Description:
The RNA shown here (SAM riboswitch aptamer (S box leader)) has 109 nucleotides and comes from Bhargavaea cecembensis DSE10. The RNAcentral record of the sequence draws on Rfam and Ribocentre. It matches the Rfam family "SAM riboswitch aptamer (S box leader)". Rfam describes the family as follows. The SAM riboswitch is found upstream of a number of genes which code for proteins involved in methionine or cysteine biosynthesis in Gram-positive bacteria. The source organism's lineage runs through Bacteria, Bacillati, Caryophanales, Bhargavaea and Bhargavaea cecembensis.
RNA sequence: CUCUUAUUGAGAGCGGCGGAGGGACGUGCCCGAUGAAGCCCGGCAACCGUCACGGAAACGUGAAAUGGUGCCAAAUCACUCAAAGCGCAAGCGCUUUGGCAGAUGAGAG
Repeated sequence: CUCUUAUUGAGAGCGGCGGAGGGACGUGCCCGAUGAAGCCCGGCAACCGUCACGGAAACGUGAAAUGGUGCCAAAUCACUCAAAGCGCAAGCGCUUUGGCAGAUGAGAG
C1' cells in the first nucleotide's frame, strides 16, 4: 500500500511542558491566547489476547484490565451518490434505507 471482515448517536482531566494551529479531503459550519497541534501524565472503552462457565465445534455469556492496539469538542461535526416516503408554487427541505469515502480492531497478501 491492497484485499477480507467487524464496529462507527455511549464513554473519557478545571494536570504539566508547549506555543498556532486544529476538526482526513472538498464545501460548509465550528474549536483555538479564557491557549491549537505535538509530548508527558491522567482517564475511557473492551477489538485482539487472558481467565471462568456452557458447547463436539463454530460460537455464546460473564470477569479482570498487569499484555498488544485504540480512543478522550460537536453523530464519523453536517453534507457530497442512489432509492423510497412526506412537505413545498418552485428552487429545495425533512425522514429512512443503501452506496461511496474515512477511522479503528482483527486477519491475509